[in-house]
Context: one part of a larger RNA
RNA sequence: UUGGGCGUAAAGAGCUUGUAGGCGGUAUAGUAGGUUGAAAGGUGCCAGUCCAAGGCCCAACCUUGGAAUGUCCUUCAAAACCCCUAUACUAGAGUAUGGAUCACGAGAGUGGAAUGCCAUGUGGAGCGGUUAAAUGCGUAGAUAUAUGGAGGAAGACCAAAGGCGAAGGCAACUCUCUGGGCCAAAACUGACGCUGAGAAGCGAAAGCGUGGGUAGCAAAUGGGAUUAGAUACCCCACUAGUCCACGCCGUCAACGAUGAGUGUUAACUGAGUUGUGUAUAAAGUAUAUUAACUUAGUUCAGCUAACGCGUAAACACUCCGCCUGGGAAGUACGGCCGCAAGGCUAAAACUC
Numbered sequence: 001u002u003g004g005g006c007g008u009a010a011a012g013a014g015c016u017u018g019u020a021g022g023c024g025g026u027a028u029a030g031u032a033g034g035u036u037g038a039a040a041g042g043u044g045c046c047a048g049u050c051c052a053a054g055g056c057c058c059a060a061c062c063u064u065g066g067a068a069u070g071u072c073c074u075u076c077a078a079a080a081c082c083c084c085u086a087u088a089c090u091a092g093a094g095u096a097u098g099g100a101u102c103a104c105g106a107g108a109g110u111g112g113a114a115u116g117c118c119a120u121g122u123g124g125a126g127c128g129g130u131u132a133a134a135u136g137c138g139u140a141g142a143u144a145u146a147u148g149g150a151g152g153a154a155g156a157c158c159a160a161a162g163g164c165g166a167a168g169g170c171a172a173c174u175c176u177c178u179g180g181g182c183c184a185a186a187a188c189u190g191a192c193g194c195u196g197a198g199a200a201g202c203g204a205a206a207g208c209g210u211g212g213g214u215a216g217c218a219a220a221u222g223g224g225a226u227u228a229g230a231u232a233c234c235c236c237a238c239u240a241g242u243c244c245a246c247g248c249c250g251u252c253a254a255c256g257a258u259g260a261g262u263g264u265u266a267a268c269u270g271a272g273u274u275g276u277g278u279a280u281a282a283a284g285u286a287u288a289u290u291a292a293c294u295u296a297g298u299u300c301a302g303c304u305a306a307c308g309c310g311u312a313a314a315c316a317c318u319c320c321g322c323c324u325g326g327g328a329a330g331u332a333c334g335g336c337c338g339c340a341a342g343g344c345u346a347a348a349a350c351u352c
Stems, first nucleotide, its partner, number of pairs: 004323003007307002012320001014202004021195003025089006033082002035078003039075004043070001049067007092192001093189003097184003105177006117149006126137002163170002207248006216242002221237004259319006267298008276288001278286001302309002325352003334345004
């Protein structure tokens, strides 16, 4: 390479946009590049292979003849399919209209609870912490309690198997700007589509740079315990950090451990968004029904090594990524990127 695979055995890139490429709706007409012809001609060295005959005593081997051998060339023919050309179409895709929904994102502002701190009043001996203690705080008046103040961070209840987002992720309230999907109806465009090597962008936490900020928490560190020891678990403190702005980093159990898209496939039970009908009712609820989309659960067929999946891990197609025994190793070397930390790409010897 072929073949076989990628939920859990090795294997889906963290996610998206998109270039090249690959693949691609319906109808009619045409061309003949691919295609097809059991049409014709040419050519396909020698050796080898196969068949037949012959020569070495036989065989291997050798000689002669024939056959076979092709992504071949030329001509002819066919016109279903692919390509191409032309003209149309509307089921894919998109635009416009109407509607509701949402913790999607960015910026600005506002408010309340709580922790610690400060000031003042009351009060007078403990508080705190633990399995038990001690370090610690406290007569220079703590803890507790009341009032006031400044400040930072986070958003109880609502809250849900709930919602939104491509993923990371997103939750007090208000305003401004803004993205996506969904539904209804069917006006418009007329295949404009799918995937996507490279590439570009986004990308938790930690970390890095510059400047702010710092209430609580808290790596490191100091102390108290525990212990044989205790560089830990427990306790008392506390610094980076956590927060903000700008710029880097580019990783994760970045997980549904399940790439994206399209179509097909039995039944039931919830939840969310919308449409339709009915009823009460009086403007929002309740209930029913069916339709679309989403999110969960049970399950037939089918699949699976089993577990299980069943919004597929079933049945099919298109495109991309990836795997090929364990260790050495996601390492060395080289290259690219980075301020650094390090990241990406990525072996071998040797060994079992």